This is a predicted structure of a 76-nucleotide RNA (transfer RNA) from a Planctomycetota bacterium.
The sequence was found in a public genome assembly.
Its Rfam family is "tRNA". Rfam describes the family as follows. Transfer RNA (tRNA) molecules are approximately 80 nucleotides in length.
The coordinates come from a structure-prediction model, not an experiment, and the mean pLDDT is 80.

RNA sequence: GGGGGCGUAGCUCAGUUGGCAGAGUAGCGGACUUUUAAUCCGUAGGUCGAAGGUUCGAGCCCUUCCGCCCUCACCA
Numbered sequence: 001g002g003g004g005g006c007g008u009a010g011c012u013c014a015g016u017u018g019g020c021a022g023a024g025u026a027g028c029g030g031a032c033u034u035u036u037a038a039u040c041c042g043u044a045g046g047u048c049g050a051a052g053g054u055u056c057g058a059g060c061c062c063u064u065c066c067g068c069c070c071u072c073a074c075c076a
Base pairs, nucleotide, nucleotide: 001072002071003070004069005068006067007066010025011024012023013022019056027043028042029041030040031039049065050064051063052062053061
C1' cells in the first nucleotide's frame, strides 16, 4: 500500500424492514440477614468513533476521515 471485519452506558454486548436507544454486569440507594456474601427491589449512567450527505425520519443507507483487528503484497 490492496482487501475484509469491528467501533452503541465504566465493562461485555443486543438493537428485527430506517420509526420511543436497550440488556447483563459493575456503580449508587434500599429490603432481607446477627454480620458479610448471596438474593430481591429501586436508581443513575449515552457526542451510537468524527464530519458530511440521502430521507418526513438514520445506531441502521451513502461518502470521506480516525482508531483497533485479520489477511495479502512490498521492504528487511